[in-house]
RNA sequence: GGACCAUCCCGAGCGGCCGAGAUACCUGGAUCGAUGAAACCGCAGCAACCCCCUGGCACUCAACAGUGCAGGACGGUGCUAAUGCCAGGACCGAUGGAGU
Repeated sequence: GGACCAUCCCGAGCGGCCGAGAUACCUGGAUCGAUGAAACCGCAGCAACCCCCUGGCACUCAACAGUGCAGGACGGUGCUAAUGCCAGGACCGAUGGAGU
C1' cells in the first nucleotide's frame, strides 16, 4: 500500500505553542475562529476495538477448553464542538482488528 471484517446520532477539555484559517476531498449550506481557531506538544479524561482480569448465565464439548452476554480497565491503539456537522457526489473517508 491493496483486499477482508467491525464500528462511526452515546461519552469525554484544560494548559502550552503558533498566527489564519478550520469542520478529510468537490459543490451548496450551516458553523467554529484574533475573547487566538486548525495542526502540534503536555496533562487530564472518555470509551471498551485488541491484550489482560472477574464471576454468573446460555450454548458446544467426555474433559480440557471455546463462543456469546455482563462487569473491570494495568497495557497497545483510538477519541475528547456540532450525527463522518447537514444534503448531493466519488475508486468516498476515518478508526480498530486479523492477516499478506